Model confidence (mean pLDDT): 82 of 100. This is a predicted structure of a 75-nucleotide RNA (transfer RNA) from a Candidatus Poseidoniia archaeon. RNAcentral records the identical sequence in 6 taxa. RNAcentral holds the sequence, with entries from ENA. It matches the Rfam family "tRNA".

RNA sequence: GCCACCGUGGCUUAGGGGUAUAGCGGCGCAUUGGUAAUGCGCAGGUCGCGAGUUCAAUUCUCGCCGGUGGCUCCA
Numbered sequence: 001g002c003c004a005c006c007g008u009g010g011c012u013u014a015g016g017g018g019u020a021u022a023g024c025g026g027c028g029c030a031u032u033g034g035u036a037a038u039g040c041g042c043a044g045g046u047c048g049c050g051a052g053u054u055c056a057a058u059u060c061u062c063g064c065c066g067g068u069g070g071c072u073c074c075a
Stems, first nucleotide, its partner, number of pairs: 001071007010024003018055001026042005048064005
């Protein structure tokens, strides 16, 4: 340099056009003599950045940035 895949709460992730999902973690309540476990509830997201298409974009298209893997050339 070229190709492919990936980027979504603190972490791991689902969702591929119609108001974003779960687990772990955090907080509160219940339970216990107390803790752990368990149950119920709550908070936490500019869906990497910018542009385009569309009535509508996390989703489709283009560019850029970052990550992973593969390939190639020169010195």